[in-house]
Notes
A computed fold for a 71-nucleotide RNA from an Isosphaeraceae bacterium, annotated as transfer RNA. Lineage of the source: Bacteria > Pseudomonadati > Planctomycetia > Isosphaerales > Isosphaeraceae. RNAcentral holds the sequence, with entries from ENA, MGnify and Rfam. The same sequence occurs in records of 3 taxa. Its mean pLDDT, the model's own confidence on a scale to 100, is 81. It matches the Rfam family "tRNA".
RNA sequence: GUGCCCAUGAUGUAGCGGUAGCCUACCGCCUUGCCAUGGCGGACGUGCGGGUUCGACUCCCGCUGGGCACU
Repeated sequence: GUGCCCAUGAUGUAGCGGUAGCCUACCGCCUUGCCAUGGCGGACGUGCGGGUUCGACUCCCGCUGGGCACU
C1' cells in the first nucleotide's frame, strides 16, 4: 500500500428494515439473628459524519480505532 473482518450499557454478547434483549457486575427492596444464597425491581448502550427509506443497530459511502492475510 491492497483486500477482508469487527465496533451495541461497566463487562461479555444477540439482534439482519418496524418496541434494543440476555449473562455478569452495580443500586434498592424482600427473605435471614448476621453473612452468603435465593426472589423482585431499577439505572446505564447502537464508535463518528453523511446518504437511501414512511421508518436504519440493521442497507450504502466516507472517517476513526482494533484484528487477520498478502506485499